Annotation:
This is a predicted structure of a 120-nucleotide RNA (SAM riboswitch aptamer (S box leader)) from a Bacteroidota bacterium. The coordinates come from a structure-prediction model, not an experiment, and the mean pLDDT is 81. Lineage of the source: Bacteria > Pseudomonadati > Bacteroidota.
[in-house]
RNA sequence: CUCUUAUCAAGAAAGGCUGAGGGAAAUGGCCCGAAGAAGCCUUGACAACCUGCAUCCACUCUCAAAAGUGGCUUGUAAGGUGCCAACUCCAUCCCGAUGGACUAUCGGGACAGAUAAGUC
Numbered sequence: 001c002u003c004u005u006a007u008c009a010a011g012a013a014a015g016g017c018u019g020a021g022g023g024a025a026a027u028g029g030c031c032c033g034a035a036g037a038a039g040c041c042u043u044g045a046c047a048a049c050c051u052g053c054a055u056c057c058a059c060u061c062u063c064a065a066a067a068g069u070g071g072c073u074u075g076u077a078a079g080g081u082g083c084c085a086a087c088u089c090c091a092u093c094c095c096g097a098u099g100g101a102c103u104a105u106c107g108g109g110a111c112a113g114a115u116a117a118g119u120c
Stems, first nucleotide, its partner, number of pairs: 003118006013043005021032003026092004044084001046082001049080002051077004056071005088112001093109006
């Protein structure tokens, strides 16, 4: 990098170095930023996707227990990842509702993206 599946309205910052940008990309908005952006380092948090442990249920086995397998059972742990402004900051394409109407509001979907687990 390809593809598949799941989730994306919750959650969580301090210090040091550095010094002008940043919010994925394009356009348009709207924001953050010299009271210090991005990046790097340290520490600390958040989080249950994977994982460990316990628990519950089902099945297999057994005389029974133990054991094994599975699970949209529940709890717990931060080991592997991730993450710590704003819904994935918002819109863009399609459909619907409200509305006299739209550059309006709301809802659904698509596309794109992020993360995890798997995969070529």